[in-house]
């Protein structure tokens, strides 16, 4: 020293991406009161109009102006000679990686102006500019004659000092000027020459100064040495001879990038970036080059040439240099006044006075940046009004405002006073009046803050994850809320989080990463002892580390920023003095490390030669025939020119069965048939020897599987490439037939592999247990020791987790190799290597918000194991072909109303569409409405209600006349139900089932689906619930880090099989049925055998018994969830949505259409039948009074129909059941089969059968002859077949629900199809296989690499010209 968000259905790593801090010469948005004190061209060192920035001195000189003054003289000046200053003072940051800068040091120098010191300061003399004259030129300027001055110049004298020399000796200088004095003279300021010193300058040494090796070799004045030149001084500084050096992997040389530091921002530190302002250094002045004068310069506001620009010209020629301070233009996303002033500071001349000074002072302009101040302060609750939000109650803006009362920085007005000179400016009185002064940006999460409305994957929004498809706390816009304030937001750069380059501090078995293995140079490291020395190490001291800046205190502007003072520090270097355990070095010695001698044993260790058999294949000759051979199944192929098959010969390459193994060598690669040679390393034993001689190992060298290449042999099988056949949609494959390279040998290249233990080597310590190979020892089935090759493993430890675990991936040390998110890529350029293939080395742009590990739950597998189910099989009947009926699709229509859609829609909703119904659609009509409530007004005995009749019409409803008629409370007025009129509101089969409840469908009557507390995992989870039996079942039993439960199974309840009792209406009785009520029976109970268990105990089979035997049969009841499954049209109900409509009424009409298509029924194809007869039999569930079930009688062929008994049901009726039985015809056809369809007459319901019901007589007689691929029900009183009844209903079934009659077959089994259960496995699936996912491809887009050429830029080598200056 702080962290979060993202990779996942969840987890735990790895790991990258983002964000939260902080900082800036900063720029853009929105905004903007006030002051201090800092600060402002990062771009084009791009170009510059105009002013100003270096002058002074008349006390060096000679001359000349103006003024005063009569004059003498005095003042102010001005070009020039002259000194001195224009090398500082200002600016920039090109260049420059070391001719620089930093630190520390050195010895061969200089040095004006200043400080000390002690000396001199004598005579002589030549010129020149100014100035006049004259020429030339447009200008700049030049040039000739003539004359003058000095502190300009020359020469001589003197020579203390000084310079040269051993010495003797030689050389070597100067200038006045002002003031005083009467004068000599003094002063002061100067000259000269020598010494010293501060300050400055110049050389030189070390060390320390970014990135690249896809820059590995560089270098001829190059390294030295001599002689000579040269500088202020040391050297190849130059130069002429001699050597042949010098520098480099510790990075020479090359390329890029950059001024360096003091120091800044940043960080917990090490560190990382950065070099604005201020302060040292360096460089630079329009670009090169060059010198000149000086003390200094190769000179920013000085010269020369030469090159681009610019500007003047009379065209000849001339002039310029803002990276001074202003300003202008140009770029850019960006940076400012042609301001005042020398008053302070500082500086340049001068004795000074004093002039110069864009040096600084100071203003201006800019919220750039850091500080400080205001924008008002206190009371104030009807919690005002408006704003928003509501659940409509209320809640928030909110003491905020309004309002009382105070204040007066800041603004404005009007003075004063202070700064010795004095730009700028400070300080203070008094008045006025809460006045003049609030925004940014945010509110899904990170990250502090939450509603409504608009939108509707559109418009946007986003730093990341991501939001947005009609209920958006993520877009926009209000309202509230948080933050932060005259500032707040992006944007762009940097440190930090990031231990995400790890020194402090990281990894590499599988996440990214261990070279294929070995020798080995150089480096790194490196056993015991003793002495010595002190280089690392350690102490103490001294220099230095410039100032500023940081830090601590103190102080000064009102505070703060700022400034100012004192202190410490400044982690570094260098010098001196000490210390000696550790590490270097030197010496010396030791034997454990390492390595030899010694003789034996082991083994597919390596090369060279020689040899076996077996099996194949040709080839030769014999028997011998019609086939072989080959697949899943077949064909190409072979074969009557004799094959396959079988005997015998002979050739002829390759490979070694058995031993043989989990075994052995060996550095890896790898090595197998036997023999003999040559050879290499290891183990083991024994005793001597040598004496740290070790380990590792960049680079380098050497081996290096298969393949492939070259040249020459070789070729029996095998077999890339080809060819054929198959298989397939294809089949460039998998299968087959056939085959060339290749495999095999010799020489040589290649140099890679999943070269793998995905685990570098090497050395030490860390519990065991067991196999197995050599060797030695011994009491030789065994033990013990060394070495080596495996198991196992809950030692301990490690590990994200798998697992490792003395053969580590554990505890430690040594050295080397790599690693840093995924893709682009192990690729592009360059470079080496290679005969090529290729191989090493090895980027980038552009892209993504991950990618990846290991483990978890689940799903899924044409993965396993066990099991179940009419889920296959078997066996019966059907569906799909026909006609029709019903319903769905589609089509059509003014509408054909909706909704359901694999299974789980589709005779479904709908247990009944002629009107109604309904929701559709045409048309006519009403608006408080067909229905509820509440307010208001008014009306009230003719007012609600209701009859009649009129006109209009399709009705609905208008319009109008008449009547009949109220109830309650009150003495009455008058009010309540009422009604008309307005307001609220009614209403909606209108959207949303992806806002919902409730209710259903399904997987599935499948046997699961969880809790708790315990335990085991970092953790998601796990464990119970797995595991052996068993069950129908997570039934039960044993066992077992698990022990209990819970919803689900069972049971409980209902109905039926059997008995027993009690009651009973009905029935002419009986007593059986028959009803209701209770009850009893079954529970593995006996008996027997097997299985689990130690026993109990649980279960399988079997037999007896019984009406029923292993749940007796049937029903109802459906865990946790799944499917955003179905339903807003059955009810409810949020949210939208109309309201003279989407509401409500009324007439017709549609839901009933028809080329199709599908589904589900029905009737049928017929003889197990069909008609007819005759009645010969037998039921059960149920229904029946508003208008009902009707017997019987009778009329009709019937269908009804008229009378009309009984019955409110065990009484009467619906009720005569059909298949079945018996007789009789029919004789296998479109029929006496089968009924469609049509015609024509009836009946019935109902206001009303046309669209559009049913039923009945006659007639009419369609497809159809059992039905393709496919598919569905069913395990027993079931299939299959016959009929009956009810619901609903006026009326109207082939549906639908129910009832009972007859009444079968068959299941070997669980390969396999479907589903469903448990447990295991693998997984890149999680939307979960309908998954995920590769590759090619159109048009347009972005990077990048090649490329004929092109264009600029740098950089080098040769040679030609060749300016100024040396």
């Nucleotide at each position: 020293u702080a962290g979060a968000g993202u990779u996942u259905g969840a987890u735990c790593c790895u790991g990258g991406c983002u964000c939260a801090g902080g900082a800036u010469g900063a720029a853009c948005g929105c905004u903007g009161g006030c002051g201090g004190c800092g600060u402002g061209c990062c771009u084009u060192a791009g170009g510059c109009a105009u002013g100003c920035a270096a002058g002074u001195c008349g006390a060096a000189c000679g001359g000349u102006u103006u003024c005063c003054g009569c004059a003498a003289g005095g003042a102010a000046g001005c070009a020039g000679u002259g000194g001195c200053a224009g090398a500082c003072g200002g600016g920039u940051g090109a260049g420059u990686a070391a001719u620089g800068c930093g630190u520390a040091g050195g010895a061969a120098u200089c040095u004006a102006c200043c400080c000390c010191u002690g000396g001199g300061u004598g005579g002589a003399c030549c010129a020149u500019a100014g100035c006049u004259c004259a020429u030339c030129g447009a200008a700049a300027g030049a040039u000739g004659g003539g004359g003058u001055a000095a502190u300009a110049g020359u020469c001589c004298a003197u020579g203390g000092u000084c310079u040269c020399g051993c010495a003797a000796g030689a050389g070597u200088a100067a200038a006045g000027g002002u003031c005083u004095u009467a004068a000599c003279u003094g002063a002061c300021c100067g000259c000269c020459g020598a010494g010293g010193g501060a300050g400055g300058a110049g050389c030189c040494u070390a060390c320390g100064u970014c990135c690249u090796a896809u820059c590995a070799g560089c270098u001829a004045g190059u390294u030295g040495g001599u002689g000579g030149g040269g500088u202020a001084a040391a050297a190849g500084c130059c130069u002429a001879c001699c050597a042949a050096g010098g520098c480099g992997a510790u990075g020479a040389c090359g390329g890029g990038u950059a001024g360096c530091u003091g120091g800044a921002c940043u960080g917990a530190g090490a560190g990382g970036u950065c070099g604005a302002a201020c302060a040292g250094c360096c460089a630079c002045a329009a670009c090169u080059g060059c010198a000149c004068u000086g003390a200094g310069a190769c000179a920013c506001g000085g010269g020369c040439a030469g090159u681009a620009c610019a500007c003047c010209u009379a065209c000849g020629g001339g002039u310029g240099g803002c990276a001074g301070c202003a300003a202008c233009c140009a770029g850019g996303a960006a940076c400012a006044u042609u301001g005042c002033g020398c008053a302070a500071u500082g500086g340049a001349c001068g004795a000074a006075a004093g002039u110069c000074u864009g040096a600084c002072g100071c203003a201006g302009c800019g919220a750039c940046g850091c500080c400080g101040c205001g924008u008002g302060g206190a009371g104030g609750a009807a919690g005002a009004a408006g704003g928003c939000c509501u659940u409509c109650g209320g809640g928030u803006u909110g003491u905020a405002a309004a309002c009382u009362c105070c204040u007066u920085u800041u603004g404005c007005c009007a003075g004063g006073c202070c700064a010795u000179u004095c730009a700028c400016g400070g300080c203070u009185u008094g008045g006025c009046g809460a006045a003049u002064a609030a925004g940014c940006c945010u509110c899904u999460a990170c990250u502090a803050a939450c509603u409504a409305c608009g939108u509707g994957c559109c418009a946007g929004a986003a730093g990341u994850c991501u939001c947005g498809g009609u209920a958006a706390u993520g877009c926009g816009u209000a309202g509230g809320a948080g933050g932060c304030a005259a500032g707040c937001g992006u944007u762009a750069u940097c440190c930090g989080g990031g231990u995400u380059c790890a020194u402090u501090g990281g990894g590499c078995g599988u996440a990214a990463a261990g070279u294929g293995u070995g020798c080995g140079u150089a480096g790194g490291c490196g056993g015991u002892c003793u002495a010595a020395a002190a280089a690392g190490u350690c102490u103490c001291a001294a220099u230095u580390u410039a100032a500023a800046u940081a830090c601590u205190g103190u102080g000064g502007c009102u505070u703060a920023a700022c400034c100012a003072u004192a202190g410490g520090a400044c982690c570094g270097a260098u010098u001196g003095a000490g210390a000696u355990a550790c590490u270097c070095u030197u010496a010396g010695a030791c034997u454990u490390g390492a390595g030899g001698a010694u003789u034996g044993a082991c083994a597919g260790g390596g090369g060279u030669g020689c040899u076996a058999g077996a099996a194949c294949a040709g080839c030769u000759a014999g028997u011998g025939u019609a086939g072989c051979a080959g697949u899943g199944a077949a064909a190409u192929g072979c074969g009557u020119u004799g094959a396959u098959a079988u005997u015998a010969g002979c050739u002829g390459g390759a490979a070694u069965a058995c031993c043989g193994a989990u075994g052995g060598c060996g550095a890896a690669g790898g090595c197998a048939g036997g023999c003999a040679c040559c050879u290499g390393g290891g183990u083991u034993a024994u005793u001597c020897c040598u004496g740290a001689c070790g380990c590792u190992g960049a680079g380098g060298c050497a081996c290096g599987a298969a393949a492939g290449c070259u040249a020459g042999g070789g070729g029996a099988g095998c077999g890339a490439a080809a060819c054929a056949g198959a298989u397939u949609a294809g089949a460039g494959a998998c299968c087959u037939g056939u085959g060339u390279a290749g495999u095999c040998c010799u020489a040589g290249c290649u140099g890679u592999a999943a070269a793998c233990g995905a685990u570098g080597u090497c050395u030490g310590c860390u519990a065991g247990c067991u196999c197995u190979c050599u060797c030695u020892g011994u009491a030789u089935u065994g033990c013990a020791g060394a070495g080596g090759g495996g198991g196992u493993g809950c030692a301990a430890g490690c590990u994200a987790a798998c697992g490792c675990g003395u053969u580590a991936a554990g505890c430690a040390g040594a050295c080397c190799g790599c690693c840093u998110g995924g893709g682009g890529a192990g690729u592009a350029c360059g470079g080496c290597c290679g005969c090529a293939a290729g191989g090493c080395u090895a980027a980038a742009a552009c892209u993504c918000a991950a990618a990846g590990g290991a483990a978890u739950u689940g799903a899924c597998g044409g993965g396993g194991a066990c099991c179940c189910g009419c889920a296959c099989a078997a066996c019966c009947g059907g569906u799909g072909g026909a006609g029709c009926g019903u319903g769905u699709g589609g089509u059509u229509c003014a509408a054909u109303u909706c909704g359901a859609g694999a299974c789980a829609a589709a005779a479904c909703g709908a247990a009944a569409a002629a009107c109604c119904u309904c929701a559709c659609c045409a048309a006519g009509g009403u608006u408080u409405g067909a229905c509820a409530u509440g307010c208001a007004a008014u009306c009230g005995u003719u007012u609600a209600u209701u009859c009649u009749c009129c006109a209009a019409g399709a009705a609905a409803c208008u319009g109008g006349a008449g009547g009949a008629a109220a109830u309650c409370c009150g003495c009455a007025a008058g009010g309540a139900u009422g009604a008309u009129u307005g307001c609220a509101c009614a209403g909606g089969u209108g959207c949303u089932g992806c806002a919902u409840g409730g209710c259903u469908g399904u997987c599935g009557u499948c046997a699961g689906c969880u809790c708790g507390u315990g335990c085991c995992g970092u953790g998601a989870g796990g464990u119970g619930u797995u595991c052996c039996a068993u069950u129908a079942a997570g039934u039960u039993g044993g066992g077992a880090a698990a022990c209990g439960a819970g919803c689900g199974c069972a049971a409980c309840c209902c109905c039926u099989a059997u008995c027993c009792a009690a009651u009973g209406u009905u029935a002419a009785a009986u007593a059986u049925u028959c009803a209701u009520u209770g009850g009893a029976a079954a529970c593995a109970g006996g008996u027997c055998g097997c299985c689990u268990a130690u026993u109990u105990u649980g279960g399988c089979g079997a037999c007896a018994g019984g009406a029923a035997g292993g749940a007796g049969g049937g029903g109802a009841a459906g865990a946790c969830g799944u499917c955003a499954a179905g339903u807003c049209a059955g009810c409810a109900c949020g949210g939208c949505c109309c309201u003279u409509a989407u509401a409500c009424c009324u007439u017709g009409g549609g839901c009933u259409a028809c080329a199709c298509a599908c589904a589900c029924a029905c009737u049928a194809c017929a003889a197990u039948g069909g008609c007819g007869a005759a009645a010969a039999a037998c039921a059960a569930c149920g229904a029946g009074c508003c208008u009902g079930c009707a017997a019987g009688c009778u009329a009709g062929u019937a269908a009804u129909g008229g009378c009309a008994a009984g019955c409110u049901a065990a009484u009467c009726u619906c009720u005569g059941a059909a298949a079945u039985u018996u007789c009789g015809c029919c004789u296998c056809a479109g029929u006496u089969c089968a009924g469609a369809u049509u015609g024509a007459g009836g009946g019935c319901u109902g206001a009303a059968a046309c669209u559009c019901g049913c039923c009945c007589u006659c007639a009419u007689g369609a497809a159809g002859u059992c039905g393709g691929a496919a598919u569905c029900g069913g395990u027993a009183g079931u299939a299959a077949u016959c009929g009956c009844a009810a619901a609903u209903c006026a009326g109207c079934a082939u549906g639908u629900u129910g009832c009972g009659g007859u009444g079968a077959a068959u299941a070997c089994g669980u390969u396999c199809u479907c589903g469903g259960g448990u447990c295991u496995u693998g997984u890149a699936c999680a939307c979960a296989c309908c998954g995920c996912c590769c590759g090619u491809c159109a048009a347009g887009g972005c990077a990048g690499c090649a490329a004929a050429g092109u264009c600029g830029g740098u950089a080098g080598c040769u040679a030609u010209u060749g300016a100024a200056g040396u």

Small-subunit ribosomal RNA from an uncultured bacterium, 1366 nucleotides, folded computationally. The prediction has a mean pLDDT of 82.